[in-house]
RNA sequence: GGGCCCGUAGCGCAGCUGGGAGCGCGCCGCCGUGGCACGGCGGAGGUCACGGGUUCGAAUCCCGUCGGGUCCA
Repeated sequence: GGGCCCGUAGCGCAGCUGGGAGCGCGCCGCCGUGGCACGGCGGAGGUCACGGGUUCGAAUCCCGUCGGGUCCA
């Protein structure tokens, strides 16, 4: 330098057949206990890496950039 894959909540990831942004763990509150843990109920937390384009509408499609992984040179 080139090919392919990936970037979504604090962490691990799903969602990519365009229209609701979600799951598990963690965090906070409540219940329960003398108290802790476990358990149950509820909640907060996101510029969907960045810029542009297409579209009524983009995490999802297209182009470019940045970062990571892998293969080739």